[in-house]
Predicted 3D model of a 473-nucleotide part of an RNA (small-subunit ribosomal RNA, 3' major domain) from an uncultured bacterium. Its mean pLDDT, the model's own confidence on a scale to 100, is 83.
Context: one part of a larger RNA
This record gives sequence, C1' cells and structure tokens, in this order.
RNA sequence: UGACGGGGGCCCGCACAAGCGGCGGAGCAUGUGGUUUAAUUCGACGCAACGCGAAGAACCUUACCUGGGCUUGUCAUCCCGAUCGCACUUUAUGGAAACAUAGAGGUCAGUUCGGCUGGAUCGGAGACAGGUGCUGCAUGGCUGUCGUCAGCUCGUGUCGUGAGAUGUUGGGUUAAGUCCCGCAACAAGCGCAACCCUUAUCCUAUGUUACCUCGCAAGAGGGUCUCUUAGGAAACUGCCGGCGAUGAGCUGGAGGAAGGUGGGGACGACGUCAAGUCAUCAUGGCCCUUAUGUCCAGGGCUACACACGUGCUACAAUGGCUUCUACAGAGGGAUGCAAGACCGCGAGGUGGAGCCAAUCCCUAAAAGAAGUCGUAGUUGGGAUCGGAGUCUGCAACUCGACUCCGUGAACCUGGAAUCGCUAGUAAUCGCGGAUCAGAACGCCGCGGUGAAUACGUUCCCGGGCCUUGUACA
Repeated sequence: UGACGGGGGCCCGCACAAGCGGCGGAGCAUGUGGUUUAAUUCGACGCAACGCGAAGAACCUUACCUGGGCUUGUCAUCCCGAUCGCACUUUAUGGAAACAUAGAGGUCAGUUCGGCUGGAUCGGAGACAGGUGCUGCAUGGCUGUCGUCAGCUCGUGUCGUGAGAUGUUGGGUUAAGUCCCGCAACAAGCGCAACCCUUAUCCUAUGUUACCUCGCAAGAGGGUCUCUUAGGAAACUGCCGGCGAUGAGCUGGAGGAAGGUGGGGACGACGUCAAGUCAUCAUGGCCCUUAUGUCCAGGGCUACACACGUGCUACAAUGGCUUCUACAGAGGGAUGCAAGACCGCGAGGUGGAGCCAAUCCCUAAAAGAAGUCGUAGUUGGGAUCGGAGUCUGCAACUCGACUCCGUGAACCUGGAAUCGCUAGUAAUCGCGGAUCAGAACGCCGCGGUGAAUACGUUCCCGGGCCUUGUACA
C1' cells in the first nucleotide's frame, strides 16, 4: 500500500422487510449428471454450466459407431504428357450406395494460321494438400462476470531516508469522484452525465394504398381529424413559497402533454477470475499422412432402475363446456402469402381472385351476453395406449408435426428449502418473427386486461467511502 475481520461509523441495491405470483409435490417438454451402449460426437460446471454453443439431429447437418471404398487424394499451386471426338448429359448391367464396366448424345475461344497462345478436362511423378486431432495454462479476436458499481489514474508541486502519501481525505449534497465549501495542492485524462435511437404533447409541411363524406357497388369529391414521413417547438429546478451557509441542493406549489437523469434502449472505466472459446474464424508449437485425411450406406447424437436445473399443462365454479357479439399492435410474404367458392366431422384437399404490399393475405384471445354443469377425481385434468387419417419430404420403423374416434393415468395447491417482481410493472390473455422442406411448451419481439405493497434499515446477501486491528501478500 492492499486484502481480510462472527472490528467500528456512514450509505446504497427487490438485499431484507411489506405484498403479489411462482419453483420444490403430479404428468409432460427440454437441458445436464449418472448408467447403458458398437456409438450414445464435442464443448460449457457456484453466483457467471445445466430450453447453454444448437435461430430448429429422420437422410443431410455430423464431428461419433459399424461396414464397404479411395490414396497427390474432396479442395489449392507448380512440372511432364495427352485430349478438346474433352468436359458433361443420359441409358444399361453389378452394387446398400460410393463406385466400376459398357453403349448413345455431345465437337472451346483467339490467332501473325506455327499444335502458336489462352482456357477446360484427364492421366502420371513428387513437392504438398487435408485434419471438428492436442494444448484457451503458448496466443489474436470475440464474450461472460464483479457492475451501469462509482470508481481508476496521470503531470507538475509539496511531504517522507524509503516503500509511498497528498491531490481522491474533511463539512454538506447527489443516481453519480454529481456539485458546492474548505484544504499543499494546482491542473488534466479514462469513467458519470450529456450528445444518439425510441416513446409521451403541440405546430408547420406532405396526402396514396391511409383518413373523411356521398354511394348497394363501381366510382366521385374533400384536406378538418386519426395516421404517414420530414422539419421544428417544448423541460432548464426556468418561476413562486419554505429549509439550507446568501452555496450546492432539498421540499412543497403553479403552469404544463410531461417535473426534477419524464419512461425505455444503445452505451460497460482501470482491472479481476491463467473465467469461456484452438469446434465460428485466425494462429505458434506438437501429433497423423494407404490415415487422426476423404467418399458412401446403415445406425447413433432421440437409449433409461435413477438424480438435478429450466419450462408447459393442471389440480377447477373469479371455473369447464355450448351459442352469439366486440376491441389490438408489431412483423412476414415470389418455386412466397393466399381470399371467396366447392369437398371433408377435422387436420387438410381442389381451385385460384388479389398481393412484389399503408391496397391483398388479416377472423386476436382473455372480455361481454345467454344457457348448462353443482363440488364429484366430476362435463376438472389431459398423460398413456388402440384404431383410422392429413401434411412435408427420395424416405416419417428406429425418430416428425397435426387431425378424428375410442381410452381416460397421476394430480384435490405441494416438506425442508428457494426464485422473480416497485407500475402500464407483477400477474394474466392472445398475436407475430427468426431458424426452417417439415418439425417449439424454447428464444426474440408485439399489443389486450391490469393489481397489491414498501413502516423502515435491527437482521441475511452483495457493493461503495472513511477508520481501526493483523504474526496474511
């Protein structure tokens, strides 16, 4: 000087408390451990691994296993030779395919007209290619974390023999090393804040596909409003009262769409964890080179006495079921989204208007109205299994999603323990998107309905500042 203390003081945070809803019990989904396996590819392991890499494993992916093949090779450059009657396409045979053999089609460009130049392909030899092989404790890059916590430093000066200190401490104040005052310090940098995006109000401009009016419609008219997209205005403790040191600021009020960083996002200081990643990529070293490379078929990554994490659905009446009636936002759409119509109980099929989209796809669901059920393992709950189908796709056996009929399990609110959340939040309700042929209860977004509670800081956890002790570094 740090670090640590079941030392002290001050302060903060959904840290506790006050509340609301969960997880832990059940079934299923998903990840992990373990076990099993020919293989169950690899990585990630307290917070900060475990719906994580994976925004999507039937084949492919795929790295794993079994079997069948190739060896200058799947791919790149160089050399020699050949061909351009090539390459390639297609057919047949063998085969699981890779591949092998045979047949058919197939006749590069330039040119000084010289097989001269270029290009492509094939064959051969070797230099080499290739490696998702090892080392993240050799590395770059990228990322997590403490933590959006308020800190981390430097120049000169001063003090100290020196390590160092001072500044950065102190009194106030703040979300903040934010600002004010004081002070052997005076300046400065990286952080904080602001500048950026979005949302909330208004004005001006713009006016189709949007909006308004007329109309059954086609269409016509309009420029008020909603909205669209640009440009501006607006919020700064600016104004008033009180408190305060006349300061910084705090508190109340006015006006205002909004009030004290208005809400949300992007933005992550010096550093810590030899944190994570050699399997995104790049890369040093080591290792393999008829194999640890490469091609193919089938299997596996989907196994299942079990254990854990994260979710979904429930256990019902604030509910289930039936019928009827409303109201969104955001986003996507060309081998794409697809309306009306017809067929089917349905998944879906036929067909194809419209849409390269403010035009079409395009009906939100909770909610509301009426009826029914009457506390029961039920008209709750839907697992599991049997049968029949639909769709995607060469192909749904291993191993897809969905539909219909039947079946109708556990489960009657969950021990110890534990998690999230302070407002348009929690809770609850549906909608969309990425990936994607198909395959979400995951992820990322969008809107609808819409609470309760916070006395307070004694305690638990984490953090900041000052101080104190130390045999620790």
The full RNA is in RNAcentral, with records from ENA and Greengenes.